[in-house]
RNA sequence: UGAACGCUAGCGGCAGGCUUAAUACAUGCAAGUCGAGGGGCAGCAGGACUGUAGCAAUACAGUUGCUGGCGACCGGCAAACGGGUGCGGAACACGUACGCAACCUACCCAUAACUGAGGAAUAGCCCGGGGAAACCCGGAUUAAUACCUCGUAACAUAAUGAGAUGGCAUCAUCUUAUUAUUAUAGAUCCGUCGGUUAUGGAUGGGCGUGCGCCUGAUUAGGUAGUUGGCGGAGUAAUAGCCCACCAAGCCUACGAUCAGUAACUGGUGUGAGAGCACGACCAGUCACACGGGCACUGAGACACGGGCCCGACUCCUACGGGAGGCAGCAGUAAGGAAUAUUGGUCAAUGGACGCAAGUCUGAACCAGCCAUGCCGCGUGAAGGAUGAAGGUCCUCUGGAUUGUAAACUUCUUUUAUAUGGGACGAAACCCUCGUUUUCUAACGGGAUUGACGGUACCAUAGGAAUAAGCACCGGCUAACUCCGUGCCAGCAGCCGCGGUAAUACGGAGGGUGCAAGCGUUAUCCGGAUUCACUGGGUUUAAAGGGUGCGUAGGAGGGCAGGUAAGUCAGUGGUGAAAUCCCCGAGCUUAACUUGGGAACUGCCGUUGAUACUAUCUGUCUUGAAUAUCGUGGAGGUGAGCGGAAUAUGUCAUGUAGCGGUGAAAUGCUUAGAUAUGACAUAGAACACCAAUUGCGAAGGCAGCUCGCUACACGAAUAUUGACUCUGAGGCACGAAAGCGUGGGGAUCAAACAGGAUUAGAUACCCUGGUAGUCCACGCCCUAAACGAUGGAUACUCGACAUACGCGAUACACAGUGUGUGUCUGAGCGAAAGCAUUAAGUAUCCCACCUGGGAAGUACGACCGCAAGGUUGAAACUCAAAGGAAUUGGCGGGGGUCCGCACAAGCGGUGGAGCAUGUGGUUUAAUUCGAUGAUACGCGAGGAACCUUACCUGGGCUAGAAUGCUGGUGGACCGUGGGUGAAAGCUCACUUUGUAGCAAUACACCGCCAGUAAGGUGCUGCAUGGCUGUCGUCAGCUCGUGUCGUGAGAUGUUGGGUUAAGUCCCGCAACGAGCGCAACCCUUGUUGUUAGUUGUUUUUUAUAUCAAACUACCAAGACUGCCGGUGAUAAGCCGGAGGAAGGUGAGGAUGACGUCAAGUCAUCAUGCCCCUUAUGCCCUGGGCUACACACGUGCUACAAUGGCCGGGACAAAGAGAUGCGACCCUGCGAAGGUAAGCCAACCUCAAAAAGCCGUCUCAGUUCGGAUUGGGCUCUGCAACUCGAGCCCAUGAAGUUGGAAUCGCUAGUAAUCGUGGAUCAGCACGCCACGGUGAAUACGUUCCCGGGCCUUGUACACACCGCCCGUCACACCAUGGGAGUUGGUUUUACCUGAAGACGGUGCGCUAACCCGCAAGGGAGGCAGCCGGCCACGGUAGGGUCAGCGACUGG
Repeated sequence: UGAACGCUAGCGGCAGGCUUAAUACAUGCAAGUCGAGGGGCAGCAGGACUGUAGCAAUACAGUUGCUGGCGACCGGCAAACGGGUGCGGAACACGUACGCAACCUACCCAUAACUGAGGAAUAGCCCGGGGAAACCCGGAUUAAUACCUCGUAACAUAAUGAGAUGGCAUCAUCUUAUUAUUAUAGAUCCGUCGGUUAUGGAUGGGCGUGCGCCUGAUUAGGUAGUUGGCGGAGUAAUAGCCCACCAAGCCUACGAUCAGUAACUGGUGUGAGAGCACGACCAGUCACACGGGCACUGAGACACGGGCCCGACUCCUACGGGAGGCAGCAGUAAGGAAUAUUGGUCAAUGGACGCAAGUCUGAACCAGCCAUGCCGCGUGAAGGAUGAAGGUCCUCUGGAUUGUAAACUUCUUUUAUAUGGGACGAAACCCUCGUUUUCUAACGGGAUUGACGGUACCAUAGGAAUAAGCACCGGCUAACUCCGUGCCAGCAGCCGCGGUAAUACGGAGGGUGCAAGCGUUAUCCGGAUUCACUGGGUUUAAAGGGUGCGUAGGAGGGCAGGUAAGUCAGUGGUGAAAUCCCCGAGCUUAACUUGGGAACUGCCGUUGAUACUAUCUGUCUUGAAUAUCGUGGAGGUGAGCGGAAUAUGUCAUGUAGCGGUGAAAUGCUUAGAUAUGACAUAGAACACCAAUUGCGAAGGCAGCUCGCUACACGAAUAUUGACUCUGAGGCACGAAAGCGUGGGGAUCAAACAGGAUUAGAUACCCUGGUAGUCCACGCCCUAAACGAUGGAUACUCGACAUACGCGAUACACAGUGUGUGUCUGAGCGAAAGCAUUAAGUAUCCCACCUGGGAAGUACGACCGCAAGGUUGAAACUCAAAGGAAUUGGCGGGGGUCCGCACAAGCGGUGGAGCAUGUGGUUUAAUUCGAUGAUACGCGAGGAACCUUACCUGGGCUAGAAUGCUGGUGGACCGUGGGUGAAAGCUCACUUUGUAGCAAUACACCGCCAGUAAGGUGCUGCAUGGCUGUCGUCAGCUCGUGUCGUGAGAUGUUGGGUUAAGUCCCGCAACGAGCGCAACCCUUGUUGUUAGUUGUUUUUUAUAUCAAACUACCAAGACUGCCGGUGAUAAGCCGGAGGAAGGUGAGGAUGACGUCAAGUCAUCAUGCCCCUUAUGCCCUGGGCUACACACGUGCUACAAUGGCCGGGACAAAGAGAUGCGACCCUGCGAAGGUAAGCCAACCUCAAAAAGCCGUCUCAGUUCGGAUUGGGCUCUGCAACUCGAGCCCAUGAAGUUGGAAUCGCUAGUAAUCGUGGAUCAGCACGCCACGGUGAAUACGUUCCCGGGCCUUGUACACACCGCCCGUCACACCAUGGGAGUUGGUUUUACCUGAAGACGGUGCGCUAACCCGCAAGGGAGGCAGCCGGCCACGGUAGGGUCAGCGACUGG
């Protein structure tokens, strides 16, 4: 908002109510009235008369227009208003303002005059006829306010004169004269009402004009009655409105014509306004009345409820023919998301007719339906806390919230219900009485009239009694929790929510908003300065035309004067009413209605002003141009000339290759190439000069000379006198490629061929090579045609360079002009940047832009030989596309630096056997986790049972442990039996606690019940804590200040230096924090002090003290000193001294953060899940499996070694359920006995490699796997499944492919020792010492990292982003043989009704002639003609639908 839909609904007032099918309509009503115009009398009522019945009253029948009245008919007026709709129409239709010297106007008003005499018909009625009907025909007769004739008549009309006045071109008005023409109607209640003519008024119309009035140029030309004239026809009137003739005009870029859309306005909605959108209701105008055409009547119509014709449709029919038009009020069908009663009354207002009473009135006034809107009222008010119950939530013995809410107490009664009373709107007309009055008429009193209406309103009665919903609660946006669901179901206006803790889905509780409504949908304006007049832009975001010349147009220098169009001011007219605004008034209030005012920003006239613009006139020189002189240049064009290079040809020299590439090959070459020399020919391009240069409008222009020609600039005078700027269309020029014709053809080179490269290589590279490249002529007309920056003019700080001028003695310096550049300020700009060559400040003109894609595509038009160009959309689709800058990340970008990163070395792994872990497979189970670096001898620092979480089987259910309550039994403890694999189940025995006489209480134990448990079940992507990694890398930040619109920057960058953001210097920064370093521990030197269980001497003991050792404390190293270098710095290099030298060595120590890294199975913990089991106990098994693959190790392959014997040198640890010496037994593992030691004391404990001897290169005296036998130890128990010893056996393996790991000094390598765990079990782990190297030129490369810089379309950040083909499905669209329909148009044919013209031999009452017959005038039918609707034929234009197939 004229709304619709969903849920809901108490009342009233005021409004509104088919936006769609101008689709079709059943039925009723919507325009009649007048008897005071008429003939009359069908029907009604009355009277009179006659008859019948009856005693009569009376009833019935008939006659009679006699009366009231009155159907149909003649006549008058109305029906052209009122009511409906918005089809058509882009137009003088509408709005506004003027004009008509070019007009009409019934009824009404005023004034003046007249109202005389005749006539002929006709409807009705009656008779007859036709037809189904509608209706029609014939005859006779009749009236009028119907019709006709005559008379009279002018201030009317027409013509002709004369005079006067005025104006607007044709003219108008007035006075006057003559001539001609033309009128009428009566009725009556006697009051009056009518009729005719003329003039004027009022009202209503008609016509003309200025201005305003939608979109499309992919509509650019249109028009023959077209434009004008003269003369006619016609009209109320002007006019090509129509006709004949004449002329050739008229409209159009200020948008004609064509196409589309649309009733217009006052106003309405919105908006700050300007605007934008709309035109329901109300009011004014227009148009239309089934579609189309036509006229008649009339004052008025080309007529919604009149006529004729054509057409479509519907209905009736006797088939011959007829009837009809709701876009009037109701109503029906249909369409649609959707829009009401087949109501009442003329009481009021208004209208028609009438003298009037009155009649008619679906106009109007009312009522009905609908929450459709606006407004008002109510659904109760006050008190009431055990803050009830119930619900919901939580941190759950309890609290919060719903909530003063309820209950309960007191009060009120609007509304609803019932009853009673009860309006305003009514004033009148008419009638009657009265007053005034010459008449008309006016006034006063009385009487009469209400659909609404059982209404509004008022009173009374009882009782809280009769009355609340809807949407929302993530942000925008007011309002939060629980449960369910688990990217499902769903939500969604935008952003977006939902993948197991959803304030976003669904439900609930609570809350918020509005409220008889609330939401949703649709639409309009706003926000949107997002079409920008107010009020935008165009370097890079969309956007400057490729460039110039120039037409129309737009804009334009100084001074003076005229005019007054624009402009400004005063005033007059108009701008309908309603609406809006202000002040009032009336309904209880409001909505609503109404009085007054203001306003209506507009248009027209008039009087002034004259600054500016315009226009006209005059003048000026500064804009512009011209003349003279000079200078400059790859400016253009034509002709001629030149050398180098290249290719080719000939000849010569000469011999095997040449050429080419990253490397090659194709190619050329013994038929002599390449190379070299000479000569010749050809075509194209012009090295050096050369530049940040110059010239040109742009494209573009480069050897030299000449001819022709254009331009710019400078200096000084002179001349013209605004001659200027821009420029839609237009014209011209316009690189390269391409096209046509004819030449030319050396080089280069699309296409093409070959060779390479490659996974492929229709490419990049190579060898060839045709169009073309060149010339002449003609086309094409596009480029990143770029300064991505249109042209012109003026103004606005500077510096430097450069080209060419001027001036000057001058090459210096300085001045000036025109160009070309760089840097910088103000200013501008989103920023980057621009900055006197503007993107600054202004003016003028042109061009262009309005989200991305589709697309510069399609269609159409124009141009072109073609290629194609110019102009240039939409459907559909997305929520972005884009610019500039910032911080990061990244780069097969750059710079710089570091690291066992590479390199240089040493030793390994990868091959073998074994150990161990993992994957896989297997299994009843092989429990679980860890999985690139950063999992894999990892959790586990030690799985035979236990551990153990897994599997099989057997059991328990408040449960294996703890606390509490109630009940029950018993002391507890302990012992034994049965069954069983054990757990468990079950039976029996023993015992008889403390206090109290006892009941009972307490303590302990068992059982029952209730609280409470338990879970190595899930989620490490809900978490805490802990940890790994980048990385012991040098980084990560903050405060204040400054810079930037901002993100951010600066600091932290730069020059050096360092292991280091370490330090120094510089600097719009100055400081600070976490990191680095240092402080801590170990170690290396020394000293003081202290010393037993340590050490030394003597044989031990005792005792003592140097050295050693142990322990505390202290010293020491700081670039401190010297030299060099560096910037006089920081530092670096070298040296001295020193045990140690530049952080001496090692450790602990891990910034901000990253990887949703790891861990719910260490622990803790939210949520979820299990509860006779996913919990707990037990037996046995498994975690130890084994075609295989990988990781980490051990032992080896041997002589730098193995073996035997001998005899040396450590450190650091551990030890009481322990280490266990010595001694004895055993080959040995070990056993027996047993001292010492709670440990600088005793023990483990032997250190090993090393040194001396032997073996001599082999599967061995290497290697030890595997297997057999026998033992030892631990342990309830060594089968699955321990370790060790002895004897025997003696496998693979002879140094390891691709690849790969560690290490820079007491390090690698090698050798042994100890410890934790642990009954037992170590090749693993942790720690300890012994012996003890090699190499580093260096930073190109690989990997990782730090800093600076650069590019970026990445930001989940390169493991990023992203392009195209193909396949399938769907949507929209272009083409398409054609086909269907709409619309429009040309030519021709046909030609209804109708008016007009002609004719009119047929017909004819009024007038004339005539005695009459008849004739005349006039008229009619009929016929003819041109015009014309519908229709037809043929052909165009245009817009749509469908269409096999096809395109992107």
Small-subunit ribosomal RNA from an uncultured bacterium, 1448 nucleotides, folded computationally. Rfam family: Bacterial small subunit ribosomal RNA.